[in-house]
This is a predicted structure of a 72-nucleotide RNA (transfer RNA) from a Gemmataceae bacterium. RNAcentral holds the sequence, with entries from ENA.
This record gives sequence, structure tokens and C1' cells, in this order.
RNA sequence: GCCGCCCUAGCUUAACGGUAAAGCACCGCUUUCGUAAAGCGGGGAGUCUGGGUUCGAUUCCCAGGGGCGGCU
Repeated sequence: GCCGCCCUAGCUUAACGGUAAAGCACCGCUUUCGUAAAGCGGGGAGUCUGGGUUCGAUUCCCAGGGGCGGCU
């Protein structure tokens, strides 16, 4: 330099173009002499950035940023 993939909650991942979901973590409660475990409940992201298409974009298109891999 060229090619491909990825970027969504603190972390790991979901989401046929139609109001973003879960696990872990966190907080509270129950249980226990107490802790852990277990059970129940709760809060937390508008999706890397800027444009475009669309009635409507996490999703499709373009450019940029970051990360990973391959080729040279």
C1' cells in the first nucleotide's frame, strides 16, 4: 500500500427496515448467627463519528476514526 471482518450497557453478546433484548457485574429484599451460594425484584446503552436513501436506519449506501486478520 491492497483486501476482508468487527465497533450496541462496566464486560460478553442479541436485535427479517418498525418504540434496542439477555447473561455476568451493580443495587435492594428474602433466606443465614454472619458470609458465600440460591431465590425474587430494580436501575443502567438509543447503537464509534459525519453525511445519504427511506414515512421510518442498530440494520442499507458513502466517507472518516478505532480494532483484528490476510496479502505484498

Its Rfam family is "tRNA". By type it is a transfer RNA.